Record summary
Predicted 3D model of a 137-nucleotide RNA (c-di-AMP riboswitch aptamer (ydaO/yuaA leader)) from Paradesulfitobacterium ferrireducens. It was read from a public genome assembly, where an Rfam model found it. The source organism's lineage runs through Bacteria, Bacillati, Clostridia, Eubacteriales and Paradesulfitobacterium. Its mean pLDDT, the model's own confidence on a scale to 100, is 80. It matches the Rfam family "c-di-AMP riboswitch aptamer (ydaO/yuaA leader)". For this family Rfam cites "New RNA motifs suggest an expanded scope for riboswitches in bacterial genetic control" (Barrick et al., Proc Natl Acad Sci U S A, 2004).
RNA sequence: GUCAAAGACGCGCUGAGUUCCGCACCAGUGGAAACGGAGGACCCAUUUUUUCGGGGUGAAUCCGGCUUAGGCCGGUAGGGCUGCCUCUUUUAGCCCGAAUCCGUCAGCUAACUUUGUAAGCGCUUUCAAGAGAGAAA
Numbered sequence: 001g002u003c004a005a006a007g008a009c010g011c012g013c014u015g016a017g018u019u020c021c022g023c024a025c026c027a028g029u030g031g032a033a034a035c036g037g038a039g040g041a042c043c044c045a046u047u048u049u050u051u052c053g054g055g056g057u058g059a060a061u062c063c064g065g066c067u068u069a070g071g072c073c074g075g076u077a078g079g080g081c082u083g084c085c086u087c088u089u090u091u092a093g094c095c096c097g098a099a100u101c102c103g104u105c106a107g108c109u110a111a112c113u114u115u116g117u118a119a120g121c122g123c124u125u126u127c128a129a130g131a132g133a134g135a136a137a
Base pairs, nucleotide, nucleotide: 001009002008003007010123011122012121013120014119018033019032020031021030022029023028034117035116036115037114038113039112044107053105054102055101056100057099062075063074064073065072066071078096079095080094081093082092085132086131087130088129089128
């Protein structure tokens, strides 16, 4: 957005978080592909850990001010969207700039090992340039 609505269906956004095949048939359960994360050599890198602990996922880091604190305000590295194929860039507008996990411990890292398949949203028409894919005639 459609249907009067529940709800279902369609299209779309952030994000790795999707598709398919079996068993089972109240429910559950196994696997494959695809896309993510972690650990893990040589070499290379590191003067760095030793509580001022350290590290991971993520765009989400840092600075200043206010507050007794909690928290609040402003800015910022960085990130996203702007209909309905994808990518890059331009221009303008609108937003985010969190949260959380490991548990004393991890640099990179081939082989290898291991693990995730969420959650939350809206219906949204700025200006152009280029490349590619697909479809139709």